[in-house]
């Protein structure tokens, strides 16, 4: 970075700086914001994807529990809601998105 495989309706705040944006615009909507946006920093929090540590298995890219030290995210509103397919509708798929590991 094309790519794979997972999971993504839970969950979790605060101050400092800044000064007009964000919510992945491709399109509509619709929310948030001068009562303070995005960013960046400080500390605190969720979260078990790596991870550790213990059982099951011993096939396997396995399951379970328990931990937040460690690498990473993450802390408004379902991935904020529609857009493609399929349904009478509900509501299921797909696509794309993020997040992690892995790999070329």
């Nucleotide at each position: 970075u094309a790519g794979u495989u997972a999971u993504c309706a839970a969950g979790a705040a605060a101050g400092g700086u800044g000064g007009a944006g964000g919510g992945a615009u491709u399109a509509g909507a619709c929310c948030c914001u001068u009562u303070g946006a995005a960013a960046c920093c400080u500390u605190a929090g969720c979260a078990a994807c790596c991870c550790u540590u213990u059982g099951u298995u011993c096939u396997a890219u396995a399951c379970a529990a328990a931990g937040a030290a460690g690498g990473u995210g993450c802390u408004a509103c379902a991935u904020u809601c529609u857009a493609c397919c399929c349904u009478u509708a509900c509501g299921g798929g797909a696509a794309g998105g993020a997040u992690a590991a892995c790999a070329g």
SAM riboswitch aptamer (S box leader) from Maribacter orientalis, 104 nucleotides, folded computationally. It was read from a public genome assembly, where an Rfam model found it. The organism belongs to Maribacter, within Bacteria. Of the family's consensus pairs, 100% are formed in the model.